[in-house]
């Protein structure tokens, strides 16, 4: 220097133009236990990596830029 993949909750991911941004683990609460833990039940947490464009409407389609993994030279 080319090529491809990947950035979304504290971690691991879904989700691929519209209905509220979601799931499991976590964690907070209550419940239930004598109490602890395992169950139940709610809760709280997100500039969907950055900037721009494209659409009424963009996490999601483009264009550039950072990261970070691979492979090519």
């Nucleotide at each position: 220097g080319g090529g491809c993949g990947g950035c979304u909750a504290g971690c691991u991911c879904a989700g691929g133009g519209g209905c509220a941004a979601g799931a499991g683990c976590g964690u907070u609460c209550g419940c239930c236990u004598u109490a602890c833990a395992c169950g139940c039940g709610a809760g709280a947490g997100g500039u969907c990596g950055a900037u721009g464009g494209u659409u009424c409407g963009a996490a999601u389609c483009c264009a550039u830029c950072g990261c970070c993994g691979c492979c090519c030279a």

Source information:
The RNA shown here (transfer RNA) has 73 nucleotides and comes from an uncultured Patescibacteria group bacterium. Its mean pLDDT, the model's own confidence on a scale to 100, is 82. The sequence was found in a public genome assembly. Its Rfam family is "tRNA". By type it is a transfer RNA.